[in-house]
RNA sequence: CGUCAUCUUCAGGGCGAGGUGAAAGUCCUCACCGGUGGUUAAAGCCCACGUGCCUUGCGGGAAGCUUGGCUGAACCAGUGGAAUUCUGGUGCCGACGGUUACAGUCCGGAUGAAAGAGGUUGACG
Numbered sequence: 001c002g003u004c005a006u007c008u009u010c011a012g013g014g015c016g017a018g019g020u021g022a023a024a025g026u027c028c029u030c031a032c033c034g035g036u037g038g039u040u041a042a043a044g045c046c047c048a049c050g051u052g053c054c055u056u057g058c059g060g061g062a063a064g065c066u067u068g069g070c071u072g073a074a075c076c077a078g079u080g081g082a083a084u085u086c087u088g089g090u091g092c093c094g095a096c097g098g099u100u101a102c103a104g105u106c107c108g109g110a111u112g113a114a115a116g117a118g119g120u121u122g123a124c125g
Stems, first nucleotide, its partner, number of pairs: 001125005007119004016030004031105002033094002035049004044092002052070003057065002074090005096108003
C1' cells in the first nucleotide's frame, strides 16, 4: 500500500425587499440555494447513486429482509490536447404530508434513514 473482516465518527443548502389580499416565507416582481461517486479538466440540469413513491416474495405485520419499476432540469460562444464540468452570456429544475391561499427556501415524518467519506482493530498478500 492492497484485499477481506470488525467497531466507530461524520454525512444538505436556501425568502431578504416590494406588491395584492381578511389571510401568503405558499400567488406576482426581484432575491437566494445546490447531497454522493464518476467522467482526459473543477458538473444542481453528462452517467450513475442516494432520496421519494409504487411493487414481487418471505413475514401476523407498511417491523425487517428481498424482487422489479417510476423518479427534475442546458444551450450558445470562447480557451484548450482534452471541458454539456472552466470563462462569458442567456436559460431551466427541485419528493411526500401539512398550512387562514398554491411551498426547492416554513412546519412535519427526521434526535430518522442513507449514497458515501474518514478513522480503529485484526487476518492475509